[in-house]
RNA sequence: GGUCGCGUAGCUCAGUUGGUUAGAGCGCAACAUUCACAUUGUUGAGGUCGCUAGUUCGAGCCUAGUCGCGACUA
Numbered sequence: 001g002g003u004c005g006c007g008u009a010g011c012u013c014a015g016u017u018g019g020u021u022a023g024a025g026c027g028c029a030a031c032a033u034u035c036a037c038a039u040u041g042u043u044g045a046g047g048u049c050g051c052u053a054g055u056u057c058g059a060g061c062c063u064a065g066u067c068g069c070g071a072c073u074a
Base pairs, nucleotide, nucleotide: 001073002072003071004070005069006068007067010026011025012024013023019057028044029043030042031041032040050066051065052064053063054062
């Protein structure tokens, strides 16, 4: 340099035909329970889906560029 894959919550990930609220587990906070801690239960906060454009009535999803990480290859 070339080809391919990945990028979504603090972490690990799902979201597969483009459509009606962007979700789960762990973690965090509050409350209940306890003398206290842990466990358990309930509730809650936390995202502009790496970034910028484009297509579309509508984009996490399609297209182009770009950034980062990884694999293969010269």
Description:
The RNA shown here (transfer RNA) has 74 nucleotides and comes from an Opitutales bacterium. Rfam family: tRNA. Rfam classes the family as a transfer RNA. Gene Ontology term of the family: triplet codon-amino acid adaptor activity. The organism belongs to Opitutales, within Bacteria.